Small-subunit ribosomal RNA, central domain from an uncultured Bacillota bacterium, 349 nucleotides, folded computationally.
Context: one part of a larger RNA
RNA sequence: CUGGGUGUAAAGGGCGUGUAGGCGGGUAGAUAAGUUAUGUGUGAAAUACCACGGCUCAACUGUGGGGGUGCAUGUAAAACUGUCUAUCUUGAGUACUGGAGAGGUAAGUGGAAUUCCUAGUGUAGCGGUGAAAUGCGUAGAUAUUAGGAGGAAACCGGUGGCGAAGGCGACUUACUGGACAGAGACUGACGCUGAGGCGCGAAAGCGUGGGGAGCAAACAGGAUUAGAUACCCUGGUAGUCCACGCCGUAAACGAUGAAUACUAGGUGUAGGAGGUAUUGACCCCUUCUGUGCCGGAGUUAACACAAUAAGUAUUCCACCUGGGGAGUACGACCGCAAGGUUGAAACUC
Numbered sequence: 001c002u003g004g005g006u007g008u009a010a011a012g013g014g015c016g017u018g019u020a021g022g023c024g025g026g027u028a029g030a031u032a033a034g035u036u037a038u039g040u041g042u043g044a045a046a047u048a049c050c051a052c053g054g055c056u057c058a059a060c061u062g063u064g065g066g067g068g069u070g071c072a073u074g075u076a077a078a079a080c081u082g083u084c085u086a087u088c089u090u091g092a093g094u095a096c097u098g099g100a101g102a103g104g105u106a107a108g109u110g111g112a113a114u115u116c117c118u119a120g121u122g123u124a125g126c127g128g129u130g131a132a133a134u135g136c137g138u139a140g141a142u143a144u145u146a147g148g149a150g151g152a153a154a155c156c157g158g159u160g161g162c163g164a165a166g167g168c169g170a171c172u173u174a175c176u177g178g179a180c181a182g183a184g185a186c187u188g189a190c191g192c193u194g195a196g197g198c199g200c201g202a203a204a205g206c207g208u209g210g211g212g213a214g215c216a217a218a219c220a221g222g223a224u225u226a227g228a229u230a231c232c233c234u235g236g237u238a239g240u241c242c243a244c245g246c247c248g249u250a251a252a253c254g255a256u257g258a259a260u261a262c263u264a265g266g267u268g269u270a271g272g273a274g275g276u277a278u279u280g281a282c283c284c285c286u287u288c289u290g291u292g293c294c295g296g297a298g299u300u301a302a303c304a305c306a307a308u309a310a311g312u313a314u315u316c317c318a319c320c321u322g323g324g325g326a327g328u329a330c331g332a333c334c335g336c337a338a339g340g341u342u343g344a345a346a347c348u349c
Base pairs, nucleotide, nucleotide: 003321004320005319006318007303008302012317014200015199016198017197021193022192023191025088026087027086028085029084030083031082033081034080035077036076037075038074039073040072041071042070049065050064051063052062053061054060091190092187093186094185096182097181098180103176104175105174106173107172108171109170115149116148117147118146119145120144121143125136126135161168162167205246206245207244208243209242210241214240215239219235220234221233222232257316258315259314260313261312262311265294266293267292268291269290270289271288272287273286274285275284298305299304322349323348324347331342332341333340334339
């Protein structure tokens, strides 16, 4: 390299958008680049192969023959691929009607609770644990009542919903993205994938400026213990929150790339549409989209997957190739830094 693979053995890019490239629906006509058939030229000699000879044989060697992927060119064919022209609507999209949704951004508003402050009542404890102690409290705590301040986000909440992923949850308003169903008007292949590129991307961390109630790395103290740099307790700073800018990583997981088509059933759930029936609704039936469970064929090393495939096929991308060394070194690029991306070898088993 080929081949074989990528749920769990090595291996799916964190996710999107999209450039080049690759691949691409039906019909008719043209063309002849690919393709196919055939002719000509070339494809040197030697070597190699075949036949017959010459040295007594052989090695060696002479003569003749065949073959030669390919290249150029002529003629012909027109099914397939390509190209051009015309046309079609089922792929794709636009317009219309409708309901659903924690989809996004910004502004505003509300109640419960914790903490703190002020004032009242009130007196000796409170708190904490397996048991304690540190801690708080006669400078009046805990408890309780009233008022105030401030920050952060419960129940409902559901194998419920939305989003490409990360993720999104009080209420109201404004702006805004997408999906779905119905009807079938319009465009007429406008499609799929996508190396690079560009954008988004939890938490932690970083920079500047705010904010800081609760929680809480670090840290301090009390316990436990042989010790206890821990688990338990009392405190407590970064941080957690907001704005702007970085970082660009996760068991970024369904450990399962995207798209299309096909392939038994059963049962829930969410959003629509229709039918029968009905006064109407529920129930019932059909159908589309999403999301679960079970299960047959098939697949699988097994576990399991099974129309949301890990089944049957096609297209495109990414990745793997024994363990360690090592996601390290070196170089390059990116970053304020932390570090990230790319990514070996010696050696060893």